[in-house]
């Protein structure tokens, strides 16, 4: 890196410093930003891994990691569902919802 594998609708400052950008990459699309964005300190949020506690759970947050606008902001493929258009019907487009997948993102394995 490949693969395993668990989560991914919740939760996180009206500090500081900077000073233009940014949202993960390509391309669209809709946001955020000078009432001050990105980074960086502080500072919080969770509890995945370790520790600590316990008969054992629930707990705690002491290391290690992640996280702190919008569903993983949207946009891929499938089946169900409704709703419209177009049609005598079969179907076909479009779009809602529910859901499974792919893909990506973090942990914790991992020859």
């Nucleotide at each position: 890196a490949a693969c395993u594998u668990a989560u991914c609708a919740a939760g996180a400052g009206a500090g500081g410093u900077u000073g233009a950008g940014g949202g993960a990459c390509a391309g669209g699309g809709c946001c955020c930003u000078g009432u001050g964005a990105c980074a960086c300190c502080c500072g919080g949020c969770a509890a995945c891994c370790g520790g600590c506690a316990u008969a054992a759970u629930a707990g705690c947050a002491c290391g290690g990691u992640g996280c702190c606008a919008a569903u993983u902001c949207c946009c891929c493929c499938g089946c169900a569902u409704u709703a419209u258009a177009u049609a005598u019907a079969a179907a076909u487009a479009u779009a809602u919802u529910g859901u499974g997948g792919a893909a990506g993102a973090u942990g914790a394995g991992g020859a």
The RNA shown here (SAM riboswitch aptamer (S box leader)) has 111 nucleotides and comes from Tyzzerella sp. An114. RNAcentral holds the sequence, with entries from Rfam. Its mean pLDDT, the model's own confidence on a scale to 100, is 81. NCBI's taxonomy places the organism under Bacteria, Bacillati, Bacillota, Lachnospiraceae, Tyzzerella.